The part of an RNA shown here (small-subunit ribosomal RNA, 5' domain) has 544 nucleotides and comes from a metagenome.
The full RNA is in RNAcentral, with records from SILVA.
The prediction has a mean pLDDT of 83.
Context: one part of a larger RNA
RNA sequence: GAACGAACGUUGGCGGCGUGGAUUAGGCAUGCAAGCCGAACGAGAAAACUUCCUUCGGGAAGUGAGUAAAGUGGCGAACGGGUGAGUAACGCGUGGGAAACCUGCCCUUUAGCGGGGGACAACACUCCUAACGGAGUGCUAAUACCGCAUACGACCCCAUGACCGCAUGGUUUUGGGAUGAAAGGUGGCCUCUGAUUCAAGCUGCCGCUGAAGGAUGGUCCCGCGUCCGAUUAGCUAGUUGGUGAGGUAAAGGCUCACCAAGGCGACGAUCGGUAGCCGGCCUGGGAGGGUGUCCGGCCUCACUGGGACUGAGAUACGGCCCAGACUCCUACGGGAGGCGGCAGUCGAGAAGCUUCGGCAAUGGGGGAAACCCUGACCGAGCGACGCCGCGUGUGCGAUGAAGGCCCUAGAGGUCGUAAAGCACUGUCAGGAGGGAAUAAAUACCGGCGGUUAAUACCCGUCGGUGCUGAAGGUACCUCCAGAGGAAGCACCGGCUAACUACGUGCCAGCAGCCGCGGUAAUACGUAGGGUGCAAACGUUGUUC
Numbered sequence: 001g002a003a004c005g006a007a008c009g010u011u012g013g014c015g016g017c018g019u020g021g022a023u024u025a026g027g028c029a030u031g032c033a034a035g036c037c038g039a040a041c042g043a044g045a046a047a048a049c050u051u052c053c054u055u056c057g058g059g060a061a062g063u064g065a066g067u068a069a070a071g072u073g074g075c076g077a078a079c080g081g082g083u084g085a086g087u088a089a090c091g092c093g094u095g096g097g098a099a100a101c102c103u104g105c106c107c108u109u110u111a112g113c114g115g116g117g118g119a120c121a122a123c124a125c126u127c128c129u130a131a132c133g134g135a136g137u138g139c140u141a142a143u144a145c146c147g148c149a150u151a152c153g154a155c156c157c158c159a160u161g162a163c164c165g166c167a168u169g170g171u172u173u174u175g176g177g178a179u180g181a182a183a184g185g186u187g188g189c190c191u192c193u194g195a196u197u198c199a200a201g202c203u204g205c206c207g208c209u210g211a212a213g214g215a216u217g218g219u220c221c222c223g224c225g226u227c228c229g230a231u232u233a234g235c236u237a238g239u240u241g242g243u244g245a246g247g248u249a250a251a252g253g254c255u256c257a258c259c260a261a262g263g264c265g266a267c268g269a270u271c272g273g274u275a276g277c278c279g280g281c282c283u284g285g286g287a288g289g290g291u292g293u294c295c296g297g298c299c300u301c302a303c304u305g306g307g308a309c310u311g312a313g314a315u316a317c318g319g320c321c322c323a324g325a326c327u328c329c330u331a332c333g334g335g336a337g338g339c340g341g342c343a344g345u346c347g348a349g350a351a352g353c354u355u356c357g358g359c360a361a362u363g364g365g366g367g368a369a370a371c372c373c374u375g376a377c378c379g380a381g382c383g384a385c386g387c388c389g390c391g392u393g394u395g396c397g398a399u400g401a402a403g404g405c406c407c408u409a410g411a412g413g414u415c416g417u418a419a420a421g422c423a424c425u426g427u428c429a430g431g432a433g434g435g436a437a438u439a440a441a442u443a444c445c446g447g448c449g450g451u452u453a454a455u456a457c458c459c460g461u462c463g464g465u466g467c468u469g470a471a472g473g474u475a476c477c478u479c480c481a482g483a484g485g486a487a488g489c490a491c492c493g494g495c496u497a498a499c500u501a502c503g504u505g506c507c508a509g510c511a512g513c514c515g516c517g518g519u520a521a522u523a524c525g526u527a528g529g530g531u532g533c534a535a536a537c538g539u540u541g542u543u544c
Base pairs, nucleotide, nucleotide: 001544002543003542004541006540007539008538009537010536013390014389015388016387017386018385019383020382026346027345028344030343031342032341035075036074037073040072041071048063049062050061051060052059053058082301084299091226092225093224094223095222096221097220098219101218102217106214107213108212109211110210111209112208114148116146117145123138124137125136126135127134128133154179156177157176158175159174161172162171163170164169184206185205186204187203188202189201193199194198227273228272229271234264235263236262239261240260241259242258243257244256245255246254276298277297278296279295280291281290282289283288303324304323305322306321307320326337327336328335329334354380356379357378358377362376363374364373365372366371393424394423395422396421403415404414405413406412428485430480431479432478433477434476438471443465444464445463446462447461448460449459450458488533489532490531491530492529493514494513495512499528500527501526502525503524509516510515
């Protein structure tokens, strides 16, 4: 000098864009943060209103409404969001490998979707419990569950031929055998069949099953790189290798049985300390050094420790089980909970925000869609925490006013064109008026194309119509008034730009280094003046 997720002191006008719990991975009140689908399925309220009856207590029907809430089922909940505890490791970075692998939804291609069965919730009744919850009996549907049939592919076995490679091997032709699948829903129509208006018929869309390929995401392996300590020198028994088996999506001591005795290490093993890694960021001319906050990629964790289940996929934050600590409820028998999601609270600390608005946009989940959900996100709020921009006026104006300070004490110097005064301007703030872009789609209507028997439905495309804005009456524009509301902080001995007076008298004090102060201190304190920066200026801490 530059920099910072900064803090502290003094001061403080406006705006834009960023940024804001670095310490206790300490404890948490409250609300919200993951739901959706009735076009998979059965069942199905109430309030209220209307009408009728009434013994005036009430009852019935209709609307509400096939709505709400609950249940079976499906998809999602493994994403998105947070944290940095652990980890010195194939964790990360980079470059390769998988002839050792998986991949729901999505895309392309292909072959199918035949015919049956038995349950369980919801519900009803009975019962247990303080609660959380639970038990028994009975009924019922499905795209829930289970057999059967079929098998182009697929997988396995046998035989057979060809091609290829990177060691194990890989790809593939032909024949035979064996195993194994599925589910329907919702529109439209009369061309075909049955034929009567309609359907078991045809057709559109969504879905289901087998297979191949793709895409996306993931898993595993390897080379190289990745902090400090030798006042850590030896470490290792599933240890190192083999055979066989088990296990996994998959190679492998991953696990196990047996066999062998290996494996690592001064090119630093082992042990100890510290630490998430990277793109980047800061500094520097560079080499390098430091760092990993925000944003992006990967990893990791979810009260602490352990475990599996479900699933295409699990560190399963807002799932389950067990143990522990803590908090809460209890009828003392037993139960409930997990903010390192968004806000917010207490604590510790020098120190870090609103219990805000909206799904309008972007993105995500569900749904055919309408739409619903979304503390992701978009916005607003708070903090000079940072960067940037703007303003606090402009011109003229000498009785060089008053006043302060200095002095050689004068008709002196200086603050100083500074003020006053005169003439202007109108940024920002204030008031008034107008007022956005961010929104185009889905939807509906029409044209064309596809599908089809079809002008229907549906799909694609083009044109048109209509709806939707949290921010926000904000940005921006115009007008009004009026210099009015808007400057401080540090320094002035040398380094280092800027000097005098008074006070003090090795005292009080200053200080980054050198050093000042013991009676004329440009170095302490105050004042005047000056210098520097400026909505900031200094100090402290840290890095280069």